Background:
Predicted 3D model of a 76-nucleotide RNA (transfer RNA) from Spirilliplanes yamanashiensis. It was read from a public genome assembly. The organism belongs to Spirilliplanes, within Bacteria. Rfam family: tRNA. By type it is a transfer RNA. Rfam links the family to the GO term triplet codon-amino acid adaptor activity. From the family's description: Transfer RNA (tRNA) molecules are approximately 80 nucleotides in length.
RNA sequence: GUCCCCGUAUCCCAACGGCAGAGGAAAUGCUCUCAAACAGCAUCGAGUGUGGGUUCGAAUCCCACCGGGGACACCA
Numbered sequence: 001g002u003c004c005c006c007g008u009a010u011c012c013c014a015a016c017g018g019c020a021g022a023g024g025a026a027a028u029g030c031u032c033u034c035a036a037a038c039a040g041c042a043u044c045g046a047g048u049g050u051g052g053g054u055u056c057g058a059a060u061c062c063c064a065c066c067g068g069g070g071a072c073a074c075c076a
Stems, first nucleotide, its partner, number of pairs: 001072007010025003013021001018056001027043005049065005
């Protein structure tokens, strides 16, 4: 330099044009305990990396940029 994949909640992730939470962890409260841990029950949170475009409608499609990972090329 070229190409591919990824970016969504505190974290891991789902949703792949039609109401962003199905799920797990964390956190908070209660029960249990002398107390704590474990366990059980309940509660809890967003506009999807940034900017622009297409569309009635975009996390999803297109363009540019930012960040991360990978393959190839160069390596004078």